Molecule: small-subunit ribosomal RNA
Organism: uncultured bacterium
RNA sequence: AUGAACGCUAGCGGCAGGCCUAAUACAUGCAAGUCGAACGGGAUUUCCGAUUUAUCGGGAUGAGAGUGGCGCACGGGUGCGUAACGCGUAUGGAACCUGCCCCGUACAGGGGGAUAGCUCCCGGAAACGGGAAUUAAUACCCCAUGGAAUGCAGAUGCCGCAUGGCAUUUGUAUUAAAGCCUUCGGGCGGUACGUGAUGGUCAUGCGUAGGAUUAGCUAGUUGGCAGGGUAACGGCCUACCAAGGCAAUGAUCCUUAGGGGUUCUGAGAGGAAGGUCCCCCACACUGGCACUGAGAUACGGGCCAGACUCCUACGGGAGGCAGCAGUAGGGAAUAUUGGGCAAUGGGCGGAAGCCUGACCCAGCCAUGCCGCGUGCAGGAAGACGGCCCUCUGGGUUGUAAACUGCUUUUAUACGGGAAGAAAACGCCACUGCGGUGGAACCUGCCGGUACCAUAGGAAUAAGCACCGGCUAACUCCGUGCCAGCAGCCGCGGUAAUACGGAGGGUGCAAGCGUUAUCCGGAUUUACUGGGUUUAAAGGGUGUGUAGGCGGACUGUCAAGUCAGUGGUGAAAUCCCGAGGCUCAACCUCGGAACUGCCUUUGAUACUGCGGAUCUCGAGUCCGAGAGAGGUGAGUGGAAUUCCUAGUGUAGAGGUGAAAUUCGUAGAUAUUAGGAAGAACACCAGUGGCGAAGGCAGCUUACCAAGGCGUGAUUGACGCUGAUGCACGAAAGCGUGGGGAUCGAACAGGAUUAGAUACCCUGGUAGUCCACGCCCUAAACGAUGAACACUCGAUGUCGGCGAUACACAGCCGGCGUCCAAGCGAAAGCGUUAAGUGUUCCACCUGGGGAGUACGCCCGCAAGGGUGAAACUCAAAGGAAUUGACGGGGGCCCGCACAAGCGGAGGAGCAUGUGGUUUAAUUCGAUGAUACGCGAGGAACCUUACCCGGGCUUGAAAGUUAGUGAAUUAUCCAGAGAUGGAUAAGUCCUUCGGGACACGAAACUAGGUGCUGCAUGGCUGUCGUCAGCUCGUGCCGUGAGGUGUUGGGUUAAGUCCCGCAACGAGCGCAACCCCUGUGGAUAGUUGCCAGCAUUUAAGGUGGGGACUCUAUCCAGACUGCCUGUGCAAACAGUGAGGAAGGCGGGGACGACGUCAAGUCAUCAUGGCCCUUACGUCCGGGGCUACACACGUGCUACAAUGGUCGGUACAGCGGGCAGCCACCUGGCAACAGGGCGCCAAUCCCGCAAAGCCGAUCACAGUUCGGAUCGGGGCCUGCAACUCGGCCCCGUGAAGUUGGAUUCGCUAGUAAUCGCGUAUCAGCAAUGACGCGGUGAAUACGUUCCCGGGCCUUGUACACACCGCCCGUCAAGCCAUGAAAGCUGGGGGUGCCUGAAGCAUGUGACCGCAAGGAGCGUGUCAGGGCAAAACCGGUGAUUGGGGCUAAGUCGU
Repeated sequence: AUGAACGCUAGCGGCAGGCCUAAUACAUGCAAGUCGAACGGGAUUUCCGAUUUAUCGGGAUGAGAGUGGCGCACGGGUGCGUAACGCGUAUGGAACCUGCCCCGUACAGGGGGAUAGCUCCCGGAAACGGGAAUUAAUACCCCAUGGAAUGCAGAUGCCGCAUGGCAUUUGUAUUAAAGCCUUCGGGCGGUACGUGAUGGUCAUGCGUAGGAUUAGCUAGUUGGCAGGGUAACGGCCUACCAAGGCAAUGAUCCUUAGGGGUUCUGAGAGGAAGGUCCCCCACACUGGCACUGAGAUACGGGCCAGACUCCUACGGGAGGCAGCAGUAGGGAAUAUUGGGCAAUGGGCGGAAGCCUGACCCAGCCAUGCCGCGUGCAGGAAGACGGCCCUCUGGGUUGUAAACUGCUUUUAUACGGGAAGAAAACGCCACUGCGGUGGAACCUGCCGGUACCAUAGGAAUAAGCACCGGCUAACUCCGUGCCAGCAGCCGCGGUAAUACGGAGGGUGCAAGCGUUAUCCGGAUUUACUGGGUUUAAAGGGUGUGUAGGCGGACUGUCAAGUCAGUGGUGAAAUCCCGAGGCUCAACCUCGGAACUGCCUUUGAUACUGCGGAUCUCGAGUCCGAGAGAGGUGAGUGGAAUUCCUAGUGUAGAGGUGAAAUUCGUAGAUAUUAGGAAGAACACCAGUGGCGAAGGCAGCUUACCAAGGCGUGAUUGACGCUGAUGCACGAAAGCGUGGGGAUCGAACAGGAUUAGAUACCCUGGUAGUCCACGCCCUAAACGAUGAACACUCGAUGUCGGCGAUACACAGCCGGCGUCCAAGCGAAAGCGUUAAGUGUUCCACCUGGGGAGUACGCCCGCAAGGGUGAAACUCAAAGGAAUUGACGGGGGCCCGCACAAGCGGAGGAGCAUGUGGUUUAAUUCGAUGAUACGCGAGGAACCUUACCCGGGCUUGAAAGUUAGUGAAUUAUCCAGAGAUGGAUAAGUCCUUCGGGACACGAAACUAGGUGCUGCAUGGCUGUCGUCAGCUCGUGCCGUGAGGUGUUGGGUUAAGUCCCGCAACGAGCGCAACCCCUGUGGAUAGUUGCCAGCAUUUAAGGUGGGGACUCUAUCCAGACUGCCUGUGCAAACAGUGAGGAAGGCGGGGACGACGUCAAGUCAUCAUGGCCCUUACGUCCGGGGCUACACACGUGCUACAAUGGUCGGUACAGCGGGCAGCCACCUGGCAACAGGGCGCCAAUCCCGCAAAGCCGAUCACAGUUCGGAUCGGGGCCUGCAACUCGGCCCCGUGAAGUUGGAUUCGCUAGUAAUCGCGUAUCAGCAAUGACGCGGUGAAUACGUUCCCGGGCCUUGUACACACCGCCCGUCAAGCCAUGAAAGCUGGGGGUGCCUGAAGCAUGUGACCGCAAGGAGCGUGUCAGGGCAAAACCGGUGAUUGGGGCUAAGUCGU
């Protein structure tokens, strides 16, 4: 934007539009008639007269039908066909026609015979037909006239581009006519010719759709001559002659399509469309044919054939809405069987007038465009209600409503009430005519409509879509990858601004959305205006045809080009300016424009045609030189293999390691000789040559190309190059040779999960030659060819100049680096991917697919050309940051290695999985879960199970009321709980308060769910050295730089350098413990010296020492030596208690793992509310075929047992630690001192040391298990505690694969303490001290990490990505024995009507006709073939699909 449709909605008017599909079929009505002033005649009605009222005569009226004239070829409809002179535009007709109309000239004399009608008869159901008789004309015919026309034969003049035309004229021949009306003036007609106008017709240039997977087409075909035909030219038709004509500038064939003015879109150029209106064409049921006519091959005429419908008496007839309405059907879809000829226009008529579904109006439809309205102003308690929230309250709906005032368009009622109508005709006057003037009359479908006035009253009138981004507009609830949304991206898996509803908002508004289609955006087919190194895209290379393009100078022409002129470019439309409907839409007028085509005049710079000239482009000749350039022939050595002979002996060969294989029949090795084929080491070089492919020992013959130098010569001879032609690696094919090496296939051996591979041993084709094919490639510089121009540096090859081995210069090649410029960037950069010119080739999202079909080529393999359906929302390029790598470099860590000790085997403890169970509550699950939450489950805890109870609740707060609180006892019950009795009367400032009970109410409660809604806390990478920012600079940008580099460090620690300069979070330091010293202080700690003593630092005293606990000092590479620029490092350095961070702790950057925790706590949302809350009793969390983790104890002599004996530190203690005494074998019990603790107690530390014993064994090892007896805690140790004693005495003799910890006061080993706690399942956890090692060559490897760099198709980031077969489902498609349909062509047969023609014995006086024949031809039939579709068992691949299988 639309001729729209659909959904929801709808107040009014104006203007416009309205079957896009079935050119499907049509009931009914209407759509073309008219003229009596052309003609014969005349129903009916009526008048007059006569009259014996049957009737006759005359007049008026003039229906229906007929003859005749004109019209019916216009107007109206539709878009089937048509790719065409159909349309558009411009020309031409000297090759043409034209009724009615205008003008002009001339004429209209005479005659004849018919025929419809009417009448009669006949046939037929009907339609209709036949016969007889009779009749008229502006119907028909004949004769006359001829200044007119035409034909023929001449003459003259003029003209034209040609054929030729025009005018005048002579002779000759042929050919016309119609009357009617009249007011008697005339009017309307007739004939012939000329002219004009109008309309038509023919021809030509140019323009006008797709397909080349349609490449050849053509027999009346192309032309000529003659004839026919036509209004007219013409193969339009016929005969003859010639063999032409068209086509890559696209013939033929196929498909599609009416064309234009214009319409929509667009900045334009374009693209798309062709409905309404206008012009042209075509068609009228389908096909054919002519007749009539001025005009038709005729929509509402005819004939024939066909299909269909209808009537029928079955014999035969009738019909054609793509006219207006209307019906059925089809369809997503498109209207009334309306009014009127009043206007405009048309036909006929002299006119009145008649006809007119053209037209003018009305009706239906929001189909579109335009306009109007649904009120305006005030009004805050910011009402009620709704919705939301952080919920005493606030926000929003919202001045919105209510309420007050105002207005009255529209609607309603009533009243008035148009324009559109001007005439024409007729009448009067004038005029020769044309015409002019005048007066009056008549005529309105729309319609009592538009419009105007009055009345009352806000009264009668708002919806639709959307609200994640694009894109204006946000919240709640519901739902829970469901239901659904979606234009693209994408939403939905329990907090959805995206689904559905609501509130609110946004946009448009009598409409709003959706769908469909076109243009735009899309410079995304690029003419304007694109590209081709890597994104899609340069042909493998050359040669060359057509074509395109082309050097200098000169002059001619004027085709292109430019300017002027004339014509045309219909109107409408568009634009501008006016005007008319109240505005607008709409309409009218004027202008401009219509970018085009043609004519003509001129210009001549450029291009071009042809002419002349030139030499710089291009070529030729000459000279010296370079080269793996090509072809043929010859020839050489090394190597390889094989053969022969010798020497020689047990291996050789091969690999990661092996084996197959070869070898005692003598291999390998080695020597000599011989044979064969193939390839040419060194030279050798980002060296050379060639168009590319490609070319390498040496010699030679022939051939060719390029570069350089110098002069001469030709004179634009050039560049490019579709089709064509030639060449074209390797592999492959054919024929014949050859065959040493290597070596597809194949065989064997290995490898492997497999190994149809990689590796090994063999080995055929092939590799080589000749000839012939094939014709592809990552045929690559992924860069077509040619020419010109645009800074430089450097290397090298050939030639020249110079001459000195220097150095620089010129031309041509091969390379590297860079300026400008270009490029998305990477990069290119005189060898361009820069700047330009010319020509060719190619590209237009990915997949399907370089596939299918068709055609061409090929012996085949295959090659060339080359789609579509379907499917995806991407595929891709360059670069960036990460991550990753069985990539590289550097570095670190108990990471490995070197060591010590363990785990994995046993028994037990403990945790987990699993299983079981009424329940075995829940969580934690690689590292980073598993002696974890739990630092302590018999009840409690406890969250689980069973059973019994309560329901404002077990607990907290507020408020009435009652009562002190409380204690004791009894009953029922497992208890919770319920019931009963008794005692008890608190404090007080007299208001009340503490405590208990308690109706009712507001609050509760939940270890229920979601750690993937969260806070907080925590684990891990990792105490790893990193992570960032500001400014600047670089880059289109992501981003980079800084932070990289060279050193150094434990460290992004520090130094140096540097387009960076600084800074922050991390590192380090600051904090604590420990190691040395000092100062201060001196009880409960200490005791050197003095005194005293019951011999105990007990006492007096003392501060010296230890110690305690506060503050200081000390360590900083500060000093020395060496190395180094420095930072720093090294040193058996000095000093020092300590030395290069002294040791340990606390401390954890940006972030990662949706890591862990809703069961510590907090918290959003959801869920439960006589229960998912709460109380109680009992049970369970302690189960046990098993599996795993963490530990303890062991397996023993470095030990066990017994006796003796020595030395700690951290800690804890009143519901406590408990000295000491007594009892007990002991656990412990009974007494009982001290201590709120540097005072008393726990509290004997143990390993150690000394001595004794045990001698290698299932033991004097080991202690599980079980039995018995006790002790303790506790309401209670059955499930289910600990301890003691006696007895019992299991496994186990050092532990497979594998695996863990530790680098010094560490590992190992030994004991001690504490928290929790009535007690304890603690062998755990957290601390404390005692004794006290070994080893580190080193960084190749395993694991983890850091920095730099590299590759990447990864970014959920390698636990990534991803390929193909197979299996399953769905979809489209190719092939296919066939089956079936369609359009067109060809041949043959048949052939209606009509037309042409021949004949015509029949009819007719004649003209002519009937009939018959021939030709043409619609249609029908037969036949073969090609083409295009549909379908088809089966079959081929392709695409898509959630998790499938196999490999990688």